[in-house]
Notes
Model confidence (mean pLDDT): 76 of 100. Two RNAs folded together computationally: RNase P RNA and transfer RNA, 475 nucleotides in total. Rfam match: Bacterial RNase P class A. By type it is a ribozyme.
RNA sequence: GCGGGUCGGAAGGUCGCGGAGCGUUUUGCGCUUCGAGGAAAGUCCGCACUCCAUAGGGCGCGGUGCCGGGUAACACCCGGAGCGGGGACUCCUCCGGGAGGAACCUGCUGGAUUGGGCCACAGAAAGAUACCGCUCGCAAGAGCAAGGGUGAAAUGGCGGUGUAAGAGACCACCGGCGCACGUAGUAAUACGGCGGCCAGGCAACCCCCACCGGGAGCAAGGCCAAGCAGGGACGAUGUCCGCGUUCGCGCGGCGGGAAGCGGCUCGCUUUCUCAUUAGUUCCGGGUAGGCUGCAAGAGCCGGGCGGCGACGACCGGCCUAGAGAGAUGACCAUCCCUUCAGGAGUCGUGCGCAAGCAUACCCUCCUGAUCGACAGAAUGCGGCUUAUAGACCGGCCUGA
RNA sequence: GCGGGAUUGGCCGAAUGGCUUAGGCGCUGGACUGUGAAUCCAGCCACGAGAGUUCGAUUCUCUCAUCUCGCCCCA
Numbered sequence: 001g002c003g004g005g006u007c008g009g010a011a012g013g014u015c016g017c018g019g020a021g022c023g024u025u026u027u028g029c030g031c032u033u034c035g036a037g038g039a040a041a042g043u044c045c046g047c048a049c050u051c052c053a054u055a056g057g058g059c060g061c062g063g064u065g066c067c068g069g070g071u072a073a074c075a076c077c078c079g080g081a082g083c084g085g086g087g088a089c090u091c092c093u094c095c096g097g098g099a100g101g102a103a104c105c106u107g108c109u110g111g112a113u114u115g116g117g118c119c120a121c122a123g124a125a126a127g128a129u130a131c132c133g134c135u136c137g138c139a140a141g142a143g144c145a146a147g148g149g150u151g152a153a154a155u156g157g158c159g160g161u162g163u164a165a166g167a168g169a170c171c172a173c174c175g176g177c178g179c180a181c182g183u184a185g186u187a188a189u190a191c192g193g194c195g196g197c198c199a200g201g202c203a204a205c206c207c208c209c210a211c212c213g214g215g216a217g218c219a220a221g222g223c224c225a226a227g228c229a230g231g232g233a234c235g236a237u238g239u240c241c242g243c244g245u246u247c248g249c250g251c252g253g254c255g256g257g258a259a260g261c262g263g264c265u266c267g268c269u270u271u272c273u274c275a276u277u278a279g280u281u282c283c284g285g286g287u288a289g290g291c292u293g294c295a296a297g298a299g300c301c302g303g304g305c306g307g308c309g310a311c312g313a314c315c316g317g318c319c320u321a322g323a324g325a326g327a328u329g330a331c332c333a334u335c336c337c338u339u340c341a342g343g344a345g346u347c348g349u350g351c352g353c354a355a356g357c358a359u360a361c362c363c364u365c366c367u368g369a370u371c372g373a374c375a376g377a378a379u380g381c382g383g384c385u386u387a388u389a390g391a392c393c394g395g396c397c398u399g400a
Numbered sequence: 401g402c403g404g405g406a407u408u409g410g411c412c413g414a415a416u417g418g419c420u421u422a423g424g425c426g427c428u429g430g431a432c433u434g435u436g437a438a439u440c441c442a443g444c445c446a447c448g449a450g451a452g453u454u455c456g457a458u459u460c461u462c463u464c465a466u467c468u469c470g471c472c473c474c475a
Stems, first nucleotide, its partner, number of pairs: 001396002004393004009335002012332004017035008037374001041385002044383005049217004056266004061213005066080005081109006089100004110208002115206002117202003131148002133144004156174002159171003175198002177195003181192004221292004231283003234279001238254001240253005255273006284474003299318005305312002336372001339369007348359004401471007410425003418455001427443005448464005
C1' cells in the first nucleotide's frame, strides 16, 4: 500500500411492554421462559408457497449473453481467458512532464462482408467517395489515391520493388481478420502454421442466433361471523338442429354473451341465453371483526472429510421473535471505548561544573465533562445495492 | 405490506441521441397613458442526484432520492 473475516458496548438494580406455558381465577393477577439486524431498509433480481387448466399450442413481449463450475434458482457467487483503466513504488527529466509497474481493485466482451437504420457540425466523401492534388493528353477525357485539409472516426502501418503517376499490384517486418490445420487445454483461448483476406463505427437502435420466462400476488388463498339495498346504469339474445311432451314447455347440440385469461389468438373449463337475466365495467351502499395461512426451515451451531474455490456430502448437538396502529424500552450507579480540559510522573531535549530548573508533541496514571453509529421484523428464504461511530483477528505485496 | 406510474425555470407543459432545451402564465425593465389595466418591445429564470454506453445523453442502461395512484365486502 492492498485485500479478507468477526463483533457492533459489558454486567447489575428499579420500573415497564409483547408471545407461549403453568397456577389462580374469572378476565385480571402471579410465576417460569422466550423476545430484531448485518443490514430487519431499498424492493433491484431469483425462488418457495397460494389461487387461476395438471400451467397447454402459436404469435407477440420481456430478460440473460466470453468459457467452465456452484446453486432450488438467479441478472448472484467461485475459478479461468482476452482487451482496457487505476495503482504504492522505481527510473529518467529540458522540472512542463514522461516511461515502467507488485499485491490488489475495477470496466467491457454472442453476431457489424450476405438484413434495415443512424453517424450532428466540419469535410470532396461517413459507405462506397475525389475538392485541392499526381500522371497521360493540345483539349475533351482517362487513370490514380502517395500527399494536403476536415472530423470522434477517412479505406492497415513502415520500408522497398514496381509504375507515366500510383496502389497489397508484389516483397520483408509489424498490427488485425479468417481457417474442416498442428500442439496444449473440458472450454473460452494461447503458441505455431497457412491464406494478401485488410470496405470504418454503433446491436445499453431495430434486428439475427442461443437459452430462459404462463398470469397474479400473503391486502395471495381457506374457514367463520356481522352489516347494507344483491338498489341503479350498462348488458348478448336465434324466424337454427335433434329428442321428449300432459302442448305450458323441458333436455342436449350449434350459434351468441360473460368470466377464469390482465398483450392477442387457438384451445380448455364454468355459467347465462327474454327474466325478479348471467356478468360485475361504472355509480351507489356496507364493514373497519375473529381463526388460519404463520414459524422444524434450501434452519442454526460445532467437528473433521472432499474440492484451488464458490460449495457439497457425513456425524453430533439445538429449537431460536411472531405483533396487528404494530411488543423488544426508560432511568440510576459501575466498567470499557471516543474526544476535550486540568493535574502528576518517566524518558528525551534545552540551560547548568553540579545540585537542580524549564518543557510543545508522544507515553503512563488521576480527576471532571463528553461520545457509543446506521437503524426496528410483518409470509418465508437466497442474493445484490445503499446507510453505518468504533473495536478486534489473520493474509498478500513493495520499499528502507 | 404488495404492485404500478411520474420527476424539465416560480407554475403548466413540449421534445427523433446532435446548434443556446420550445411555448403559455408569471417576474423584471422600457414604450404607450394624466395614472393604472390591456397591448407592444427587450431580458432573467430549467432537464431530481450520481455512475455507465456513445464522438456526443433531457432522451438509452444501472444505482439512489422524492412525489403519487391502486388493493376489502355486497359480488